Source information:
Transfer RNA from a Candidatus Nanoarchaeia archaeon, 72 nucleotides, folded computationally. The sequence was found in a public genome assembly. Taxonomically the source falls in Candidatus Nanoarchaeia (Archaea, Nanobdellati, Nanobdellota). It matches the Rfam family "tRNA".

Parts: sequence; structure tokens; C1' cells
RNA sequence: GGGCCUGUGGUGUAACGGUAACACGUCCGCCUGGCUUGUGGGAGAGUCCGGGUUCAACUCCCGGCAGGUCCA
Repeated sequence: GGGCCUGUGGUGUAACGGUAACACGUCCGCCUGGCUUGUGGGAGAGUCCGGGUUCAACUCCCGGCAGGUCCA
């Protein structure tokens, strides 16, 4: 320098055009003599950045940035 893959709550992952879900963690309650168990509920991301297409974009297209991998 070139090809390919990846980028989403604190962490790990879903969502493959129709208002972003699940687990763990975290906070509150219940349960308990007490707790690490069990149980009910809450908060927490608008999706790496900037454009484009579309009635509508995490998703498709273009250009960047970062990481990984292969080639040179």
C1' cells in the first nucleotide's frame, strides 16, 4: 500500500428496511434469623463519525476513523 471481517447500554450478544431485544451486571422491593440463593419491578444504548437513497435506515450505497486478519 491492497483485499476481507468487525464497530449496538457497564460487559457479552440479538435485531438483515417498519419507533433497538436478551443474558450478566447495577438499583429498589418481597422472601429469610441473615445471605452469595429464590422472586417481582426500575434505570441504563438511538446503534463509531459524516453524507446519500427511502414515506421510513443498526440494516442498503459512498467517504472517513478504530480494531482484527490475509497478501505485498